[in-house]
Molecule: transfer RNA
Organism: uncultured bacterium
RNA sequence: GUCCCCAUAGUCUAACGGUUAGGACGCGGCCCUUUCAAGGCUGAGACACGGGUUCGAUUCCCGUUGGGGGCA
Numbered sequence: 001g002u003c004c005c006c007a008u009a010g011u012c013u014a015a016c017g018g019u020u021a022g023g024a025c026g027c028g029g030c031c032c033u034u035u036c037a038a039g040g041c042u043g044a045g046a047c048a049c050g051g052g053u054u055c056g057a058u059u060c061c062c063g064u065u066g067g068g069g070g071c072a
Stems, first nucleotide, its partner, number of pairs: 001071007010025004018055001027043005048064005
């Protein structure tokens, strides 16, 4: 230089173009317990950024940024 892949919460990971974006760990509150742990109930927290297509975009297209890989 060129081509390909990836980007969802503090971490990991799902999601036919249409349900309140789901689950696990972690975190907060309550219950239980003399206390802690474990357990039960409950809550907060996420679609990298900018455009486009579409009635509707996390999803499709283009670009940017970051990461990984192949070739040179």